Source information:
The prediction has a mean pLDDT of 81. Transfer RNA from a Clostridia bacterium, 74 nucleotides, folded computationally. It matches the Rfam family "tRNA". Rfam describes the family as follows. Transfer RNA (tRNA) molecules are approximately 80 nucleotides in length.

[in-house]
RNA sequence: CGGGGCAUAGCGCAGUUUGGUAGCGCGUCUGGUUUGGGACCAGAAAGUCGGGGGUUCAAAUCCCUCUGCCCCGA
Numbered sequence: 001c002g003g004g005g006c007a008u009a010g011c012g013c014a015g016u017u018u019g020g021u022a023g024c025g026c027g028u029c030u031g032g033u034u035u036g037g038g039a040c041c042a043g044a045a046a047g048u049c050g051g052g053g054g055u056u057c058a059a060a061u062c063c064c065u066c067u068g069c070c071c072c073g074a
Base pairs, nucleotide, nucleotide: 001073002072003071004070005069006068007067010026011025012024013023020057028044029043030042031041032040050066051065052064053063054062
């Protein structure tokens, strides 16, 4: 320098194919249970979906660009 992949809750990921309510597991918090803890049960909080722009009635999803990380080639 060229090509490709990844970026979504505190952590690990799904959702992108086919644009239409942002989810799952673990964790955290509250309550129940227990002498207490663990386990179990019920509930809750937590996201500008990496930044910017565009298309669209509507974008995590499509297009352009930038940033970070990883892989391949030269």